[in-house]
RNA sequence: CCGUGCUACGCGGGGCGCUAGGGGUGUCCUGUAACCCGAAACCCUCUAUACGCGGGGCGGAAUGCCUGCUGAAGGGUGCUGAGUUCCCGUGGUAUGCGGUCGGCACGUGGUGAUGACGGCCGGGUCCUACGCAGCGGGACCUUCGUGAACCGGGUCAGGUCCGGGAGGAAGCAGCCCUAAGCGACGGGUUCCGGGUGCCGUGGGAGUGCCGGGCCCGAGCCGGCGACCGGCUAGCGCCAUGAGAGUCGCAUUCGACGGCGGGCUGCACGG
Numbered sequence: 001c002c003g004u005g006c007u008a009c010g011c012g013g014g015g016c017g018c019u020a021g022g023g024g025u026g027u028c029c030u031g032u033a034a035c036c037c038g039a040a041a042c043c044c045u046c047u048a049u050a051c052g053c054g055g056g057g058c059g060g061a062a063u064g065c066c067u068g069c070u071g072a073a074g075g076g077u078g079c080u081g082a083g084u085u086c087c088c089g090u091g092g093u094a095u096g097c098g099g100u101c102g103g104c105a106c107g108u109g110g111u112g113a114u115g116a117c118g119g120c121c122g123g124g125u126c127c128u129a130c131g132c133a134g135c136g137g138g139a140c141c142u143u144c145g146u147g148a149a150c151c152g153g154g155u156c157a158g159g160u161c162c163g164g165g166a167g168g169a170a171g172c173a174g175c176c177c178u179a180a181g182c183g184a185c186g187g188g189u190u191c192c193g194g195g196u197g198c199c200g201u202g203g204g205a206g207u208g209c210c211g212g213g214c215c216c217g218a219g220c221c222g223g224c225g226a227c228c229g230g231c232u233a234g235c236g237c238c239a240u241g242a243g244a245g246u247c248g249c250a251u252u253c254g255a256c257g258g259c260g261g262g263c264u265g266c267a268c269g270g
Stems, first nucleotide, its partner, number of pairs: 001270006009059003012030005020047005035056004064263008074253006081247002084245003088241006096235002098232006106225003109221003118215004123210003126204006132197002135193008143184004152177004160169003
């Protein structure tokens, strides 16, 4: 130096999170030629010798390992950094957009010579008193019906009584009538009452509304828009505070890449 078989070792790494701390499962980044199975967040396994645990497989002393410089994805932390974005508050602003109230009568609309506004007169609607009507209730009268075993009337069969007879008397039932009473539909008189009235008369209130008559002769109304004013902080705007994101700066960790330096065992055979 070559070959064969082994062994150490390797078969990914890193940020964050978790933890007293290391590693793993988690999450994110990066990378690859970079194995398989099983369990693992109130978790798994370890203790500064901590850079996982259990089982299997492959590579294997170079394709391995260590180190210096350098570039660098990405992450963490800090900032009294930002003329950045979002979100939540606080205050202000009524020169913006809205909301609301009032004004005006410019536009529009409506109405007006079939007469607006205004003026005068007189009504209605409202209240009240009386009257009238009506309704309801009561009383009385009237009409009709009913209405008395005997103690109302008439007529009184039969029967009874008196009489020699002619005849006479009282009189039940029945029938008719009637009193008090009861009932009914109307009518009349009178009294009382009212959430009564297309009614009448008088008085009052009021100027809101609706008619009428006369005078006058061109405006009147204010729905919408414009304009003016008041109020209003919903939006917008201004100021300010907290938070989140983004960007910037600083710092820190840093996969991966580039350049350089170093380290690596045993057995057998040639």
Molecule: Bacterial large signal recognition particle RNA
Organism: bacterium